[in-house]
The part of an RNA shown here (small-subunit ribosomal RNA, central domain) has 346 nucleotides and comes from an uncultured bacterium.
Model confidence (mean pLDDT): 88 of 100.

Context: one part of a larger RNA
């Protein structure tokens, strides 16, 4: 390389969109570029293989043939690819008419909680812990009651429930948008699948700059614990944690499971819709989920939402550590991210 592989053994890219590429539904003509056939030309000699000859044999060496699986030309064929031309509806889209929904953006509004603030009761404790302590409190605290202001999150509904390509989305109303499902018939007529580079988006944490800051709360402060305690438990408490606006581009980004299309036993929940029935069930169609049959896996366990049987296109694996590390190289304000080796060990 070839081969063989990728849910837990090494190995599916964080996820889309897509260009170049590869792949491609049905019928019929033509054409003959790939295809396959027959002929002619080449396809140096020497070797290699065969047969026969000459050195006494043999190495050798000479003679004949065979091969040279390859080109090019000429003729034929016309299933398969391919081009091209008429056309088809299965595959994809469009359009009409329902629906369901924590899908995105933006904007206003709610009420519980929780600090704080003022004012009225009231009077000695109040926190807090295994037990303490630090800490608040007679300058009136904890507790209660009444009014205000703030900033963040959204009980109950809520459910292996929904929507989104992923991350990831939950109080309520509005406006303005994507996407999906179902039903009917009608239109386009293969317009499709995959995607190397490319583009977009991408949890938390982090960076910048402006605001913001109620509770939590990395650093830091002090009380405890302890032999020590740079923790674990408490009392503070700065960054953040929110919000504009620009970066960063990483996660166990995990179904640890790439996208698409077809086939192949059943049950049992349960979302969104149709159809028939008829007062509760039946049939469908998409979807989530649990059992299982063939089959498949080293087993573990998948099992019509396959890790089953094939098929196209991508993406990666190749022993352990050295190492996702040095170098260089492109991004980045930076931290750091991408790519990515050896040596030398075992």
């Nucleotide at each position: 390389c070839u081969g063989g592989g990728c849910g837990u053994a090494a190995a599916g890219a964080g996820u889309a969109u897509g260009u170049a590429g590869g792949c491609g539904g049905c019928u019929a003509g033509a054409u003959a570029a790939g295809u396959u056939a027959a002929u002619u030309g080449u396809g140096a000699a020497a070797g290699c293989c065969c047969a026969a000859a000459g050195c006494u044999u043999a190495a050798c060496u000479u003679u004949g043939g065979a091969a040279c699986u390859g080109c090019a030309a000429u003729u034929a064929a016309a299933a398969c690819u391919a081009u091209u031309u008429a056309g088809c509806u299965g595959g994809a889209g469009u359009a009409u008419g329902a629906u369901a929904g924590a899908g995105g953006a933006a904007a206003g509004c709610g009420g519980a909680a929780u600090a704080c603030a003022u004012a009225g009761u009231g009077u000695a404790g109040a926190g807090g812990u295994g037990a303490a302590a630090u800490u608040c409190g007679u300058a009136g605290a904890u507790a209660u009651u009444a009014u205000g202001u703030a900033g963040a999150a959204c009980a109950c509904c809520a459910g292996u429930u929904g929507c989104g390509a992923a991350g990831g989305c939950g109080g309520c109303u509005u406006u303005c948008u994507g996407g999906a499902u179902c039903a009917u018939u009608a239109c386009u007529g293969a317009c499709g699948c995959u995607g190397a580079g490319a583009u977009a988006c991408g949890a938390a944490a982090g960076u910048a700059u402006g605001g913001g800051u109620a509770g939590c709360g990395a650093a830091g402060a002090g009380g405890a614990u302890u032999a020590g305690a740079u923790a674990c438990c408490c009392u503070c408490g700065u960054a953040g944690u929110c919000c504009g606006u620009a970066c960063c581009a990483u996660a166990a980004a995990c179904g640890a499971u790439g996208a698409u299309u077809a086939u192949u036993a059943a049950a049992u929940g349960u979302g969104g819709g149709g159809a028939a029935u008829u007062a509760u069930u039946u049939c469908u169609c998409u979807g989530u989920a649990u059992u299982a049959u063939a089959g498949c896996u080293a087993a573990c366990g998948c099992g019509u939402u396959a890790a089953a049987u094939a098929a196209u296109c991508c993406g990666c694996c190749u022993g352990g550590g050295g190492a996702g590390u040095a170098c260089g190289a492109c991004c980045g304000c930076a931290a750091g991210g991408u790519u990515a080796a050896a040596a030398c060990u075992c």